[in-house]
RNA sequence: AGAGUUUGAUCAUGGCUCAGGAUUAACGCUGGCGGCAUGCCUAAUACAUGCAAGUCGAACGAGGGUAGCAAUACCCUAGUGGCGAACGGGUGAGUAACACGUAGGUAACCUGCCUUAGAGACGAGGAUAACUACUGGAAACGGUAGCUAAAACUGGAUAGUAUAUUCGGAGGCAUCUCUGGAUAUUUAAAAGUCCUUAUGGGAAUGCUCUAAGAUGGGCCUGCGGUGCAUUAGCUAGUUGGUGAGGUAACGGCCCACCAAGGCGACGAUGCAUAGCUGAGCUGAGAGGCUAAACAGCCACACUGGGACUGAGACACGGCCCAGACUCCUACGGGAGGCAGCAGUAGGGAAUUUUCGGCAAUGGGCGAAAGCCUGACCGAGCAAUGCCGCGUGAAUGAAGAAAUUCUUCGGAAUGUAAAGUUCUGUUAUUGAGGACGAAUGGUAGUAGUAGGAAAUGACUAUUACUUGACGGUACUUGAUGAGAAAGCCCCGGCUAACUAUGUGCCAGCAGCCGCGGUAAUACAUAGGGGGCGAGCGUUAUCCGGAUUUAUCGGGUUUAAAGGGUGCGUAGGCGGAAUAUUAAGCCUGAGGUAAAAAUUCGGGGCCCAACCCCGUCCCGCCUUGGGAACUGGUAUUCUAGAGUGGUUGAGAAGUAUGCGGAAUGCGUGGUGUAGCGGUGAAAUGCAUAGAUAUCACGCAGAACGCCGAUUGCGAAGGCAGCAUACCGGCAGCCCACUGACGCUGAGGCACGAAAGCGUGGGGAUCAAACAGGAUUAGAUACCCUGGUAGUCCACGCUGUAAACGAUGGAUACUAGGUGUGCGGGGACUGACCCCCUGCGUGCCGCAGUUAACACAAUAAGUAUCCCACCUGGGGAGUACGAUCGCAAGGUUGAAACUCAAAGGAAUUGACGGGGGCCCGCACAAGCGGUGGAUUAUGUGGUUUAAUUCGAAGCAACGCGAAGAACCUUACCAGGGCUUGACAUCCUUCUAACGAGGUAGAGAUACGUCAGGUGCCCUUCGGGGAAAGAAGAGACAGGUGGUGCAUGGUUGUCGUCAGCUCGUGUCGUGAGAUGUUGGGUUAAGUCCCGCAACGAGCGCAACCCCUAUUGUUAGUUGCUACGCAAGAGCACUCUAGCGAGACUGCCGUUGACAAAACGGAGGAAGGUGGGGACGACGUCAAAUCAUCAUGCCCCUUAUGUCCUGGGCUACACACGUAAUACAAUGGCGGUCAACAAAGGGAUGCAAAGCCGCGAGGCAGAGCGAACCCCAAAAAGCCGUCCCAGUUCGGAUCGCAGGCUGCAACCCGCCUGCGUGAAGUCGGAAUCGCUAGUAAUCGUGGGUCAGCAUACCACGGUGAAUACGUUCCCGGGCCUUGUACACACCGCCCGU
Repeated sequence: AGAGUUUGAUCAUGGCUCAGGAUUAACGCUGGCGGCAUGCCUAAUACAUGCAAGUCGAACGAGGGUAGCAAUACCCUAGUGGCGAACGGGUGAGUAACACGUAGGUAACCUGCCUUAGAGACGAGGAUAACUACUGGAAACGGUAGCUAAAACUGGAUAGUAUAUUCGGAGGCAUCUCUGGAUAUUUAAAAGUCCUUAUGGGAAUGCUCUAAGAUGGGCCUGCGGUGCAUUAGCUAGUUGGUGAGGUAACGGCCCACCAAGGCGACGAUGCAUAGCUGAGCUGAGAGGCUAAACAGCCACACUGGGACUGAGACACGGCCCAGACUCCUACGGGAGGCAGCAGUAGGGAAUUUUCGGCAAUGGGCGAAAGCCUGACCGAGCAAUGCCGCGUGAAUGAAGAAAUUCUUCGGAAUGUAAAGUUCUGUUAUUGAGGACGAAUGGUAGUAGUAGGAAAUGACUAUUACUUGACGGUACUUGAUGAGAAAGCCCCGGCUAACUAUGUGCCAGCAGCCGCGGUAAUACAUAGGGGGCGAGCGUUAUCCGGAUUUAUCGGGUUUAAAGGGUGCGUAGGCGGAAUAUUAAGCCUGAGGUAAAAAUUCGGGGCCCAACCCCGUCCCGCCUUGGGAACUGGUAUUCUAGAGUGGUUGAGAAGUAUGCGGAAUGCGUGGUGUAGCGGUGAAAUGCAUAGAUAUCACGCAGAACGCCGAUUGCGAAGGCAGCAUACCGGCAGCCCACUGACGCUGAGGCACGAAAGCGUGGGGAUCAAACAGGAUUAGAUACCCUGGUAGUCCACGCUGUAAACGAUGGAUACUAGGUGUGCGGGGACUGACCCCCUGCGUGCCGCAGUUAACACAAUAAGUAUCCCACCUGGGGAGUACGAUCGCAAGGUUGAAACUCAAAGGAAUUGACGGGGGCCCGCACAAGCGGUGGAUUAUGUGGUUUAAUUCGAAGCAACGCGAAGAACCUUACCAGGGCUUGACAUCCUUCUAACGAGGUAGAGAUACGUCAGGUGCCCUUCGGGGAAAGAAGAGACAGGUGGUGCAUGGUUGUCGUCAGCUCGUGUCGUGAGAUGUUGGGUUAAGUCCCGCAACGAGCGCAACCCCUAUUGUUAGUUGCUACGCAAGAGCACUCUAGCGAGACUGCCGUUGACAAAACGGAGGAAGGUGGGGACGACGUCAAAUCAUCAUGCCCCUUAUGUCCUGGGCUACACACGUAAUACAAUGGCGGUCAACAAAGGGAUGCAAAGCCGCGAGGCAGAGCGAACCCCAAAAAGCCGUCCCAGUUCGGAUCGCAGGCUGCAACCCGCCUGCGUGAAGUCGGAAUCGCUAGUAAUCGUGGGUCAGCAUACCACGGUGAAUACGUUCCCGGGCCUUGUACACACCGCCCGU
């Protein structure tokens, strides 16, 4: 000293939370010792039992006991009497008060014991308790009669004091105070003990009076410390006076009479809460909170009231009364008060022993010894707190064992342990053993003063004696590492990480948040971090929180300026001089209790703790100062006001007048519609509407001028005229002389709607009605329509009453408009310049979180008022008040959330805008959707119909080809180190034919054949293969594509996506990449706080179109054929050329580029292909492959047979074939291609078969041979029909492949001849060698192609254009969205 948390990110606002310290604490786990402290915060609840206040025989009488023969001595006791019991101890209920604190006053008072001084104590008397006798009562407690003492009590004397009257003196503070006389009145006493030289004297104590002191109190006053105004008025003894009473004393303290006062927004009264303080905790401080222990004061003592005694009480352990409660009782009546110390019950989260002692300190009594003392001193219990100590130290690497993790190599626990060598604090035990104790007590000795002396007093000294704690602290010997470590945490904040288990479960959590199968956040373990006899949790307080802001905050938009003015109290206030001294500054004094805190010392081994000294911001008294503020006095004119004069204006109130429009009425013309809407309908109209003309009536509002013009405090104000009236501005500078500013309460004004009474009512129009719209439509739209809208009077008192910006004053760059004035200059009404007031825009400094504000401040300052303190609940409830009501003003809490909100940024989105592109639409051509078939999918079915793919971007997709195999599925039958891999041991070469059983896998059995490679010491060994055995392991198309790699799809071949440096911004970010043009393109040019660069675009690559050259066999042929020859042509395949907006013209900005043209085979990326930026979709794939984790292991592995993947009410996708004449069929067998394939292959010729095909086998590993026939084409025929279209389906007969065509292949021939006559809503492809149409080949493959991949032949139509649909790009704008519109979110 800060940190976390609102957002995709940012800044600011703002709340919540954490880290610190503290505690009379409690709870959980744990617990060795000592010192010093502390210990009912709750029920001021109730209390059993014991103790806590007695003492004096040196005041008194009496009784008893002990010793003694007795006198007598000593002791005990109830009573009379004295003193004490008013202290000490407890508690905090009450109390908001002179209760407390502080400073004063008392000339308005008291004070036992104590100290000092003075004076005195004379002389009498009568009782009474105890006791005795009788007696009542259960008891408590009494009653009657009699005896007796005093330092008990009562007269008298004397003295002073006091009181009254009176005469003086001194002083003061108004009342008065002190003092000296005189007179009158009233009031005192007590003795006991000791000594002696003894009728006496003396000593100390006690007694009475007076004066003073000290101590302790009473009363009064200033100031100070609390919440609510949703408590605003309170008060009759109330305020004051006179008189009397009462008190120690003043006083309405009490009473009689008189007056009508007293207190209060500077908060009375009421209600609630509370003992106050020194101090304690915290804080940098200012403050905030607290009132345990210790100390001062107050109050209380079961609850309430009262007095008595006394110096002192209205009395904790006294009395009386009342009440509640408890106890005793013979029922008549009595007793009691732990908020004393222990203790009990109860309450509660929670707080101790029914202990020892008066040894010390202190208190009461006493002459004293002494007695009493639950005050106190000590001990006990409790880790309740603070402080100290210990639980061992050194050495010790084979880095042991064990545990945990592991990439299996190792790493960590860890010098830690063990082991070795030591030490002995604490502990246990033995011995010794305190301080606290003396200024004490008893006895004695000596001295001093006084005295005749003695006692006594004081001082010094000797002896003896006094300790609860306690045989404790401490010292010392011995034993012995032996008896002594836990708690919390480890996601971030916050120091500290891994494994396993769990699987949004169990649980954690202070905030944010973890947990849905790989959790550093749960639980456990290992390891680590922190503190340590403790550690965590909970509760509370301060801090952090500048989050109530005096120091030290704010109010345009985050919470927050009153709707506006006038003005009261209050606050603040111009210039000069003099004075005062309240504020202010300074010196001195008093006080500020002690303890505590700070600082400096000292004592317990240290520390905590204790002791000594020092310090102390307040208040009071007093001496000085006079700048500033305040007061007083005298002046001034700059603020403010008045006057004169000029001016502008929708300022206000009242009255009157006007025209346009609207509606209605009357009459005319006129005819079928009008009106209204997106489209309609309701409505009006043949009883004549709408339209139009004329006249009349009514009410309301005022066009043009008219303007971000003017006026007003705001609300607001608009036709014209008149009357009355407020304010403002300029000029002149005559007058007053600070008269000013603000303004809590208060008063007034205050849009619209609303309310009351009475008018008025044309338009418009809540409510209402009808018609539409809609899923509904109590709405938006339409037709009507009542309150109201208008006027007068009264009420209401609120608005986004906004500039979301309170008022006043002063200062602080400019520029440019505009309204109303004044001046200068000019020939001049203009223009120009200066200036005052108002009203706008731009802009610097400055401010601001930013946006923005910026002389009309949100700048710099001063003054005053109002308001704010997280969101919701809520401007709600209750109360009060105002209102006729509606409602207004004032204005909470419980509960709940961790945010709510502001400004700006980047995206995404918009049924926002601008620009642009694409077979996106449009323009066309051909299809799909209807039929049949094929194929894929869904669904259903099934033992199984294996699995995956799911909008575009799944569905003739994985599958480039399921009869068995494939195959993953199902049924059944088998195997278990396994069908497959590696390692170990043993054996055998391996290989291999036939037989029997079985569906087969397999089992049984016979063995014919066959004997290989390398080395060799010839015994054998090795490699490979096979068999058997044991275990490590194999195996899995089992799960997770949301754990992954790799691969792929898609946006999209769209033109984008970024970086470095610089600059701007507090920052996220921006700039660059935007702008003007252009392009297919972020393509290029220009401009520009940017300058460059990268990935993409383009180009480089392949095919194709032209051509040159080289090379030519199997190709080609100008050779009749063959052979041969040749390489011009076709063709093949190498290397080149060619195209670049290069040239010309026009446009453009002299650019980029576009348009047109020339040349050219090709012209503006010539046409195709490959090539896919940053990224998006948790897109697809664990079943291509690889792979983490999980799961199965005589099975989820593996082998076999059969079945299934081919099912079939149905739905969808993709294709094939058609519906026919642009066609079918027949003929033409000598019309014309390209690109491919071929050895387990392609197969020619020839022969057989109607044909599929068969026999046969030339040629060819292919520019050579074969597949191979190209088909649309051309010629003929059919004549519009379910046909000579169409070919599904079915029957029969065959062929081919293959172990095998039943489920389930393909083909041929003959026969059969279905639906279908161009296809609803909807929808797809295509811009040129394209669509359409025609055939050909290949891969897969034993066989199986309407699919897929290729090839060539024939060969169109259309594009005006970019409004719309879809997708995309750039700029801009709004946003409460950011898993981003498939969002967010509201109501029920």